[in-house]
RNA sequence: GGCCGCGUGGCCCAACGGUUAAGGCGCCUGACUACGAAUCAGGAGAUUGUGGGUUCGAUUCCCAUCGUGGUCA
Repeated sequence: GGCCGCGUGGCCCAACGGUUAAGGCGCCUGACUACGAAUCAGGAGAUUGUGGGUUCGAUUCCCAUCGUGGUCA
């Protein structure tokens, strides 16, 4: 340098182009406990890497770009 894949809460990981972006871990609060752990209940946390485009509507499709992994040389 060519080709292929992946970027979504602190971490992991979903979402036939469709109206509140799901879930797990973690975090916070409460219950329970002598105190914790575990368990149970509730809660906060996401401009979906960035910038454009298509569309009535984009996490999803297209283009560029950045980062990252693989592969070929």